[in-house]
Context: one part of a larger RNA
This record gives sequence, C1' cells and structure tokens, in this order.
RNA sequence: GAGUAGCGAUAAAGCGGGUGAAAGGCCCGCUCGCCGUAAGCCCAAGGUUUCCUGCGCAACGUUCAUCGACGCAGGGUGAGUCGGCUCCUAAGGCGAGGCAGAAAUGCGUAGUCGAUGGGAAACAGGUUAAUAUUCCUGUACCGUUAUCUGAUGCGAUGGGGAGACGGAGAAGGUUAUGCAAGCCGGGUGUUGGAUGUCCUGGUUUAAGCGUGUAGGCGUGGCUCCUUAGGCAAAUCCGGGGGGUCUAGCUGAGGCGUGAUGACGAGUGGGGUUUACCCCGCGAAGUUGCAGAUACCCCGCUUCCAGGAAAAUCCUCUAAGCUUCAGUCAGAUGAUGACCGUACCGCAAACCGACACAGGUGGGCGAGAUGAAUAUUCUCAGGCGCUU
Repeated sequence: GAGUAGCGAUAAAGCGGGUGAAAGGCCCGCUCGCCGUAAGCCCAAGGUUUCCUGCGCAACGUUCAUCGACGCAGGGUGAGUCGGCUCCUAAGGCGAGGCAGAAAUGCGUAGUCGAUGGGAAACAGGUUAAUAUUCCUGUACCGUUAUCUGAUGCGAUGGGGAGACGGAGAAGGUUAUGCAAGCCGGGUGUUGGAUGUCCUGGUUUAAGCGUGUAGGCGUGGCUCCUUAGGCAAAUCCGGGGGGUCUAGCUGAGGCGUGAUGACGAGUGGGGUUUACCCCGCGAAGUUGCAGAUACCCCGCUUCCAGGAAAAUCCUCUAAGCUUCAGUCAGAUGAUGACCGUACCGCAAACCGACACAGGUGGGCGAGAUGAAUAUUCUCAGGCGCUU
C1' cells in the first nucleotide's frame, strides 16, 4: 500500500421465548422465502469414526458463537436368507513339465486364479440417543447332517439335456402408482349467501402357502421294436419304424389364506420448567376410472452383422459296490462358521492444496398443467447457501 480489495452464487428474512458472561447466526415456537427428475430418498466407488451423547471454545469455521464435520471423554455397526467368502467360469493374469533365448527373460499345455456375468433360501410390523430384511413379535423358506418309517440300482473328472443369451419393432394382459366416488372421524363463520354437489384428515397391510387365469410354446405325451452316431458303455440323447392318447410345458396378475393379527385418523390417562416422553383404547379400511420405461416377456414379429463360458440342476451308464454302502419320499431333531454392516455419498465427509459456483456410476422420483423426466406452482422431505 490499507483498515483498502475481499468475506465464494442476489433462495431472504422477521418476531417472541430459552440458554448464557455475552445471542443477527445456537435451541424451541409462529410467520416469510427457496428446491421439489431435487437443493428429496436408497445403493456402488471413495473416505475411515466424520455417527450418537456429555463437557468445552485456545486454535480450526473467511464475522460472532453458548454452535459445529473443531477439542476432550464415553457410547455406537448384532444376519443360515442382504453383499462377500466357502461354487463356477469371461477378457485377462500366472503357469508343473515343455519350447525359445548367451543370460535376464519371453511364450505357452495341463492346471490355477480372475466379476463387471451364472449360482439355494425372508417378509411385514415394532424397537434405539446412535443398528436393523441383522435385535424383538408374527408368519415363512433353503442347504447340510443324524435318527426313524416306507420305497429302491446306486455310482463320474465321462455321454446327453438344460443353464444359454443379438438388434429393432409392435400389440395385448396386468401391477406399482395416482385420481374420483363411497365409507369413517372432526368442523361449519355471517360480509350478500352457504347442512351442502360444503371444508378437512384417514381409507394401509408383505413374503410364504393354496388355486392356476389373461397370455405364450406346441403338435407333442406315453409305450414297444430297432440302431454304422454321441472317442468306451448306456435303459439317456440322436436316427428309423409301429401302437395309443389329445395331451404336455410355461405363465404375470387376480382371488383365498397369512390376518379374530398388525397398522390406523383420532382419543383417554400420567410424567415434565420447556422441548417432549411414557402407558392404554382405537372408527372406516370399499368400488370405479386412469395407468407405466415395471411384470407376463429369456415371449411375439422381423432383420442380418447371426449375437459368452463353466458350474449348480436333471438324466444315462463305466470302473466298482450290490443283506452293506448309496439313492428317492416323508417325519422328527440338530446345525448354518468367517468378513462387511456406524456415518457422508451430485457432497462441507469422495477427486479438485480450501467447509472451493468444478467433476463423480446405478435405482426410486408424488400432485396440477402437459406429448413429456419440458415449463411453472406445490406434496413428502430438505434448505435460507457462516459477515
């Protein structure tokens, strides 16, 4: 220079009460304003305690601070079913032997790793200051194992099936959800009118189990004979032939049950200085319309560029075992370890040296208007961007 520039989006504040040494900024209340395909909610990555409570205000916070993602202390993350690992493989990595090379090393078979994919099973309500598909209540489901009962050809690293898949387009049936009416609870002024076609709040309920519908596939199912194929075998698959029947497979949603339960507007009692907390009772809980990018649908139609693999699963036999073992069905009992789980997560907690107008993958995303996730105004919810 200079007490100058600046104090980081022009979404915005005002009042009252509380606390306190002190209040424009903290807490509570009322009013106002802003977002509302977001500035709301849920995951992944990343962060790693920032979460909650008590105490505190030196420093940090572009001001103040009684406040805080700050300091100190204490507390907090509960799983057979969510995710990971126990299973599988893709690109790719590594790679016994092996090949190459002077060596270092490179390549690569068997194999072994490797999810962003395949693969068993849980929902609703309640609860904490802080966790919940994890705790509690209720109702379920799956795998493994033991015993019992009944039946019985079991057996794989091998064979077969299935798993198993592209783009585009179109239609139908549904649901989520929304709206309206009905129903239930409450209210209803006088300013000209308003007991009414008025105002206002609510009208919610899952998985599972049973049924097997709209629709889709389709000619197949069953049985008998035969068989140069499936590296051996096969009763399985495939090929050929005969008989018989019109079946068979798949499939949302709905309905019933779950539920004489839960939730529920509201209401009664009690405690507390306030904020608020605790205990109890509890009405209606239906119908219609609209309606998805979600489900049926891995479907259908169509096109050429012809659109993963392996395991689990089903089936077949080989070696072998065959009064055993094993397999199938049912019942009962036992069992399901380990790791993650707090909190932020379009952001003041991640990446940007900062509490930085930048960047950051996926899902949900209400009403009115509308073709719409546009626009504008609003729910729920969250904020007023720390002079």
Large-subunit ribosomal RNA, domain III from a soil metagenome, 387 nucleotides, folded computationally.